Predicted 3D model of a 157-nucleotide RNA (c-di-AMP riboswitch aptamer (ydaO/yuaA leader)) from a Bacillota bacterium. Its mean pLDDT, the model's own confidence on a scale to 100, is 76.

C1' cells in the first nucleotide's frame, strides 16, 4: 500500500546477528570462503585469597519481599514421630536494577505514561589478561508509531 479476508509487495523495528564471492537447490534453505560486527577462553603485573543442597558464561533479563510445596541438614525431645533453626529448590504473587517505546528534522537529556524484566549452555572448571586459540552472526517483531520539556543541529535573513 494492495485485498471482504487469506495474503503479497514496499518500507521500517527490537537484537552482535549485516555485507559480498562461489557451489547446490524451483525456491525456502544448506555448504564454502571473505569483510564487517558480537562473544568466550587465554600470561607477566595487579587483584582475589572466603569454593557444594559449587561456580561460571550469553542475554536488558538482575536482586528483594509474602505465600506455598516436596527433598537436604544442625540441634533438643523421643520411637513410627514431632519440635526449633539453617539454607538451597519449584511454584504463585507483589515489588525491583535494568531494557525497549519506530518513518515529523540528525543526535542528547529530563518529567509522565506503556510494554518486558524471558530463555539458555558449560559441566566442578574459568578474575583481569600481550601473543595465541575457539564461538555465534539467530530470532521475534508493525506496537503506547505514547504526551510534554529543554539542549543541540540544520536552514533562511
Nucleotide at each position: 500500500c494492495g485485498u471482504g479476508a487469506u495474503c503479497g509487495g514496499u518500507c521500517g523495528c527490537u537484537g552482535a546477528g549485516u555485507u559480498c564471492u562461489c557451489c547446490g537447490g524451483a525456491a525456502a534453505c544448506g555448504g564454502a570462503g571473505a569483510a564487517g560486527c558480537g562473544g568466550g577462553g587465554g600470561a607477566c603485573c595487579c587483584g582475589u585469597u572466603u569454593u557444594u543442597c559449587g561456580g561460571g558464561g550469553c542475554g536488558a533479563g538482575u536482586c528483594c519481599g509474602u505465600g506455598u510445596g516436596g527433598g537436604g541438614u544442625g540441634c533438643c525431645g523421643g520411637u513410627u514421630u514431632g519440635g526449633c533453626g539453617c539454607g538451597g529448590c519449584g511454584c504463585a504473587c507483589g515489588g525491583u536494577a535494568g531494557g525497549g517505546c519506530a518513518a515529523c528534522g540528525a543526535c542528547c537529556u529530563c518529567u509522565g505514561g506503556c510494554c518486558c524484566g524471558a530463555g539458555c549452555c558449560c559441566g566442578u572448571c574459568a578474575g583481569c589478561u600481550a601473543a595465541c586459540c575457539c564461538c555465534g552472526u539467530a530470532a521475534g517483531c508493525g506496537a503506547a508509531g505514547c504526551a510534554g520539556a529543554g539542549g543541540g543541529a540544520g536552514u533562511c535573513u
Rfam family: c-di-AMP riboswitch aptamer (ydaO/yuaA leader). From the family's description: This family represents a conserved RNA structure found upstream of the ydaO and yuaA genes in Bacillus subtilis and related genes in other bacteria. The ydaO/yuaA element is thought to act as a genetic 'off' switch for the ydaO and yuaA genes in its native state. It is believed that the element may be triggered during osmotic shock leading to activation of ydaO, a predicted amino acid transporter gene, and members of the yuaA-yubG operon which code for KtrA and KtrB K+ transporters. The organism belongs to Bacillota, within Bacteria.